[in-house]
RNA sequence: CCUGCCGGACGGGCAGUCGCCUCCGUCAAAAGGGGGAGGAAAGUCCGGUCUCCUCAGGGCAGCGUGCCGGCUAACGGCCGGGGGGGCCCGCUCAAAGCGGGUUUCACGGAAAGUGCCACAGAAAACAUACCGCCGGGCGGGCCGGGGCCGCGUGCCACGAGCUGGUCCGGUAAGGGUGAAAAGGUGCGGUAAGAGCGCACCGCGGCCGGAGUAAUUCGGCUGGCAGGGCAAACCCCACGUGGAGCAAGACCAAAUAGGAGAGGAGGAGUGGCCCGCUCCGCUGGACUCUCGGGUAGGUCGCUAGAGCCGGGCAGCAAUGCCCCGCCCAGACGAAUGACUGCCGCCCGCGAGGGUACAGAAACCGGCUUACAGUCCGGCAGGCUCC
RNA sequence: GCGGGAGUAAUUCAGUGGUAGAAUGCCAGCUUCCCAAGCUGGACGUCGCGGGUUCGAGUCCCGUCUCCCGCUCCA
Repeated sequence: CCUGCCGGACGGGCAGUCGCCUCCGUCAAAAGGGGGAGGAAAGUCCGGUCUCCUCAGGGCAGCGUGCCGGCUAACGGCCGGGGGGGCCCGCUCAAAGCGGGUUUCACGGAAAGUGCCACAGAAAACAUACCGCCGGGCGGGCCGGGGCCGCGUGCCACGAGCUGGUCCGGUAAGGGUGAAAAGGUGCGGUAAGAGCGCACCGCGGCCGGAGUAAUUCGGCUGGCAGGGCAAACCCCACGUGGAGCAAGACCAAAUAGGAGAGGAGGAGUGGCCCGCUCCGCUGGACUCUCGGGUAGGUCGCUAGAGCCGGGCAGCAAUGCCCCGCCCAGACGAAUGACUGCCGCCCGCGAGGGUACAGAAACCGGCUUACAGUCCGGCAGGCUCC
Repeated sequence: GCGGGAGUAAUUCAGUGGUAGAAUGCCAGCUUCCCAAGCUGGACGUCGCGGGUUCGAGUCCCGUCUCCCGCUCCA
């Protein structure tokens, strides 16, 4: 210097003209002045503030989280530590092992129970036995030497021999199957074998030391029981009421409907009243009042787990203290358009382009998208001294 | 703004963690003088996408994309 990975920061600048939203200003306007998108405003995946519902209290179920400690209002977030995995470096001839760096992990329990493990394979979890290995029994063949007489390719038994068949038993070293095979390696041992015995490693139990703890170190002991899967049911521990600003509160038109009061006199009408008439009660037009609620308007609504700078405590996350600051608040939803100069990219040039994307009650996280620039760490390569 | 649901063949839908299926449609053959119907056979899949768990994922978990539905108040 280049490349890759990880982490952090920024993510166009200055000026002018004309607008838009909001606040101050004004009796009202106008002038004038202040402010006006983001690191993700996104996805809505977690956690909270706030509001309403239910409101006697408790439990179960359901859902979520899951090594340990700390931080925080809280969290599935963050920080630190432990353990496991990957990569690199050093020690070493090399391997194993040890140490260091970096990175990564949904990392409680498989010794409570249930379930699953296709195909292949003897066997997939109470172990079992296909080939093989070993021992024994019974036949066959070969070979060996022996006996008999009929002297033949004969017959008869015999065997610490060889070979193959079958049955019984032993074995789990080896082969083979599989993603996974009932601790691993070596030596001894044995008929062959086997934790059968021993050494080391792994694993379990007990004791002791270090540490808040996860865990780790050492000693003793047990021949090994207990394959994997809990992002299968489940068990254990902890947490958890539900809904969401279209939450919710206030003011409140027209029309329709509801409640109450009035409804004079005459005539007529529906119902009480199912033959007719009369009387009585009642409804209806209309007038006034009241309450709910719609359209509409107002609040909630932006001064807050706030921002800048400094100091202190802490490895850090973070906390505390001091000084200064006010930084969108809309609702058919403002944050824009044009011009000049500069920056960056493409192009010989004229010129063109300048990422992802845009608030909607607010806050803390996570995740996802993102042209380009800068800083730090690690690894590799090249060049120079 | 808030809440809920679904992505599997051309279409509509099934699918206990163990070789992805059905119906309709499409293509070819048989049948018929021809067509339709019928019979036989065949083709058709990034299980929306990317990771993870597992020996093994359409299915389980996480992230992401697209589409669909509902939400004033009172009763």
Predicted 3D model of RNase P RNA and transfer RNA as a complex of 460 nucleotides. It holds a member of the Rfam family "Bacterial RNase P class A". From the family's description: Ribonuclease P (RNase P) is a ubiquitous endoribonuclease, found in archaea, bacteria and eukarya as well as chloroplasts and mitochondria.